A computed fold for a 73-nucleotide RNA from a Candidatus Woesearchaeota archaeon, annotated as transfer RNA. Its mean pLDDT, the model's own confidence on a scale to 100, is 82. RNAcentral holds the sequence, with entries from ENA.
[in-house]
C1' cells in the first nucleotide's frame, strides 16, 4: 500500500432475499427452601463501530472513516 472478514445487550452469538432487534449466560426482584445451590416466574439492559447516500422504511443495500483479525507485495 493492496484484498479480504468482523464490529449487535455486561459476556458469546443469532438476526441470509430492507420492515417496529432476539437467544444463552450474567444482573435484579419475587416464589420454592429451616438455609443454601438447583428448579420456576418476572423485570431490566441495545442511537446495530462513526459519517453520510438510496427508500416510503436501513442492523440489513451503497460510499468513506475507524478499530481488530486473517493474506499479498
Nucleotide at each position: 500500500g493492496c484484498c479480504u472478514c468482523u464490529a449487535u445487550a455486561g459476556c458469546u452469538c443469532a438476526g441470509c432475499u430492507g420492515g417496529u432487534a432476539g437467544a444463552g449466560c450474567g444482573u435484579u426482584a419475587c416464589c420454592c427452601u429451616c438455609g443454601u445451590a438447583a428448579g420456576g416466574u418476572a423485570a431490566a439492559g441495545g442511537u446495530c463501530g462513526c459519517a453520510g447516500g438510496u427508500u416510503c422504511a436501513a442492523u440489513u443495500c451503497c460510499u468513506g472513516c475507524u478499530a481488530g483479525g486473517g493474506g499479498c507485495u